Overview
Predicted 3D model of a 72-nucleotide RNA (transfer RNA) from a Candidatus Woesearchaeota archaeon. Rfam family: tRNA. It is annotated as a transfer RNA. The coordinates come from a structure-prediction model, not an experiment, and the mean pLDDT is 80.
[in-house]
């Protein structure tokens, strides 16, 4: 340099183009407990960046950045 795959809460990971982006973990508060742990309930927090297509984009298209793999 070329090809290919990927980027989603602090972390890990889902999401057929269609309701408020789900789950686990984490943090806060509450319940439970003599206290702690475990358990239960509530709340907080995310789509790498720019553009395009579409009534509607995490998802499709183009470019960029970063990372993995292969080729040279």
């Nucleotide at each position: 340099g070329c090809g290919u795959c990927g980027a989603u809460g602090g972390u890990g990971u889902a999401a057929u183009g269609g309701u408020u982006a789900g789950c686990a973990u984490c943090u806060c508060a509450g319940c439970c407990u003599u206290c702690c742990a475990a358990g239960c309930u509530u709340a907080g927090g995310a789509u790498c960046c720019g553009g395009g297509u579409u009534c509607g984009a995490g998802c499709c298209c183009c470019g960029g950045u970063c990372g993995g793999c292969g080729c040279a």